Molecule: c-di-GMP-I riboswitch aptamer
RNA sequence: AAUAAUAUUUGGCAAACCCGAUGAAAAUCGGCGACGCAAAGCUAUAGGGUCUUCGUCUCUGACAUGACAGCCAGUUGCAGCA
Numbered sequence: 001a002a003u004a005a006u007a008u009u010u011g012g013c014a015a016a017c018c019c020g021a022u023g024a025a026a027a028u029c030g031g032c033g034a035c036g037c038a039a040a041g042c043u044a045u046a047g048g049g050u051c052u053u054c055g056u057c058u059c060u061g062a063c064a065u066g067a068c069a070g071c072c073a074g075u076u077g078c079a080g081c082a
Base pairs, nucleotide, nucleotide: 012037013036018031019030020029021028022027035070041075042074043073047072048071049068050067051066055063056062057061
């Protein structure tokens, strides 16, 4: 370093529903609650993608400067066993 089998401790985060607050909305924050997560840590003008349209425009429509990293991605990174 590769492969196969096995496995411990102390912990972490928190989907949906419901309640409250903010917001035009998407959504965010708090409470409650666990569907899951070994990066579900961090990064949103400066990679792609998705959601929303108060507003703007050349208005049957289009558009982010508003959001989302628990979509991909980028980046940093822990302990222990044979």